Annotation: Large-subunit ribosomal RNA, domain I from Streptomyces sp. Z26, 597 nucleotides, folded computationally.

[in-house]
Context: one part of a larger RNA
């Protein structure tokens, strides 16, 4: 040197634990911001820093409720000074402060900085100066001013609006829009309207009350689920891609508008000056505006067995005052009482009271010793007991219903929000509805439709409708138009070019609660907390480190030794548990001793 055995040491696997985690569930909330957000920066504590907390009134200030005995947050202890049963610390609402930067908004700026103007106040002999308020664009709205240009307009100024600006995980609508890939290469194709990017905007969003489907039967907004169906289909008919009717379920709801006519108000064009106007009728009266256009408000209308307009018919619940130039009769029109339904989530909008549920602190809340053993503890085991609407769970020196926090179950709010429900309120109808006759006035226009160039549906240009839409053209009004997959006929649905509309469905940054054949420190979020250290000029990438003990009792004294360290001594159940601390694997390094060289 080599294999082996013992016994160390290094290491930090494994084993056991959990202070973070991942998941999904049920409930709530689903938005914040110029009343200055989100997110910092800087300060603030009696004593240096981190972290929370707070903001020059800065570990807090103030009112109202709960609580009820200790307190002065946390690493994290020690010292000081204080609070407090006149009720503190602490938990809940509700206010007040609330530096500076930050959409930043009186101006500039290399973010937390640096320079003003105004009114008021302090302060100085006075300048300089401090404090509080004000002071940025846009936008709507009213009034003022007002060019070229006479009238106007453009600009311009003042006043108001809890008008806007930014921020936010995912969910939604829209503008825009790739490639890696896969067709075993690739170009249509696919990947895919995906990822990415921009705008918006709610708590959902968007769709949405038929110019719909369907087929000779008949559905009757719209969403969404399950089926039809990987079907019909479309495809270098390769990869692939992919409906609908129908049916079965959740859910449930219908409204308003232009237009015709009639009023009325400014503008504007025309016509007369009195045979014309003033609701009609008969009588009296006034004494100047009629009719055309536009535009703006009011009434009227809203619908496909067409639907209203205008005229004229029939039938159809009050009461009472007033207008309409006067008086009577008939109209129209407003208003008060009565009656009748509706109502704030659309179809008009405000808000209050009172109840009642619920939220945001909380209270109450059942029953046990003894014995030994454990070189410590007792809840383990052995014996005698109880409670249970509570034998979930978690703590206590070990396996605890009965020791402690709770756990079943009852109970409780000044103050704040909020669900319903009932009033108040407010609206509508109470000359509206039905049914007929004449008329032929409306019924969404640069629309539909048609050419062409494109997108999009299951549909890649094809026999290619239907839907969007860039040029270009360019209709029609019910005897009208659109669809039923080219197109024509019949024949059946529908009634487009205006608007609103809850629910079922989508997400979850967030708040409480709960579960787990989910993990347990190379696992589980990147983070047992950290976007920190640490790297990069900058986008930006991005770690590791848990575990003494039941309780620091954390080894007082004494040797050695500069010291580290160790050895007695004491703690303590264990010290081979000593802050390189549970348990302590292996690799590697030694000491001893066999045996072979």
């Nucleotide at each position: 040197g080599g294999c082996g055995c013992a016994c160390g040491g290094u290491g930090g696997a494994u084993g056991c634990c959990u202070u973070g985690g991942c998941a999904u569930c049920a409930g709530g909330a689903a938005c914040c911001g110029a009343u200055g957000a989100a997110g910092g920066a800087c300060g603030u504590g009696g004593g240096a820093g981190g972290c929370c907390g707070c903001g020059a009134u800065a570990g807090g200030c103030c009112c109202c409720g709960g609580g009820g005995a200790g307190c002065u947050g946390u690493c994290a202890a020690c010292c000081g000074a204080g609070c407090u049963u006149u009720g503190a610390u602490c938990c809940g609402g509700g206010g007040a402060u609330g530096u500076c930067c930050g959409a930043a908004u009186g101006g500039g700026g290399a973010a937390a900085c640096c320079c003003g103007g105004c009114a008021g106040u302090c302060g100085u002999c006075a300048u300089g100066g401090g404090c509080u308020g004000u002071c940025a664009c846009c936008c709507g709205c009213a009034c003022c001013u007002g060019a070229a240009u006479g009238u106007a307009u453009a600009g311009g100024g003042u006043g108001u609006g809890u008008g806007g600006a930014g921020g936010g995980a995912a969910c939604g609508c829209g503008g825009g829009g790739a490639a890696g890939u896969g067709a075993a290469a690739c170009a249509u194709c696919u990947c895919a309207g995906u990822a990415c990017c921009c705008g918006c905007a709610g708590g959902a969003a968007g769709a949405g009350a038929a110019a719909a489907c369907a087929a000779c039967a008949g559905u009757g907004a719209u969403u969404c689920c399950g089926g039809g169906a990987g079907u019909a289909g479309u495809g270098g008919c390769g990869a692939g891609c992919g409906a609908a009717a129908c049916c079965g379920g959740a859910u449930g709801a219908g409204g308003c508008u232009a237009a015709a006519c009639c009023g009325u108000a400014u503008g504007u064009g025309u016509g007369u000056g009195a045979u014309a106007c003033c609701c009609g009728g008969c009588a009296g009266g006034g004494g100047u505006u009629g009719c055309g256009c536009a535009u703006g408000c009011g009434g009227g209308g809203u619908u496909g067995u067409g639907g209203g307009a205008g005229u004229u018919g029939u039938c159809u619940u009050g009461a009472u005052c007033g207008u309409u130039c006067u008086g009577c009769c008939g109209g129209a029109c407003g208003g008060u009482c009565g009656g009748u339904g509706a109502g704030u989530a659309a179809a008009a909008a405000a808000u209050c009271a009172u109840g009642u549920g619920u939220g945001u602190a909380g209270g109450c809340g059942a029953a046990g010793g003894g014995c030994a053993u454990g070189c410590g503890a007792a809840a383990g085991g052995c014996c005698c007991g109880g409670c249970g609407u509570a034998g979930a769970g978690g703590g206590u020196a070990a396996g605890a219903c009965c020791c402690c926090c709770g756990u079943a179950g009852c109970u409780g709010a000044a103050a704040c929000a909020u669900u319903c429900a009932u009033g108040a309120c407010u609206c509508a109808c109470u000359u509206u509805g039905a049914u007929g006759g004449c008329c032929a006035c409306c019924c969404a226009a640069g629309u539909a439709g048609c050419a062409u160039g494109g997108g999009g549906c299951c549909c890649g240009a094809g026999a290619a409708a239907u839907c969007c839409u860039g040029u270009g053209u360019g209709a029609a009004u019910c005897u009208g138009g659109c669809g039923g997959g080219a197109c024509c006929a019949c024949c059946c649905g529908u009634u487009a070019a205006g608007c609103c509309u809850a629910a079922a469905u989508a997400u979850u940054c967030c708040c409480u609660g709960a579960u787990g054949a989910c993990c347990g420190a190379u696992a589980g979020c990147g983070g047992a907390u950290a976007g920190u250290a640490c790297c990069g000029u900058g986008a930006g990438g991005g770690a590791a480190u848990g575990g003494u003990g039941a309780a620091a009792a954390g080894u007082a004294c004494c040797c050695c030794g500069g010291g580290a360290g160790g050895g007695g001594a004491g703690u303590g159940a264990a010290a081979g548990a000593g802050u390189a601390c549970c348990u302590g694997a292996a690799a590697c390094c030694g000491u001893g001793u066999g045996c072979c060289u």
The coordinates come from a structure-prediction model, not an experiment, and the mean pLDDT is 82. Rfam family: Bacterial large subunit ribosomal RNA.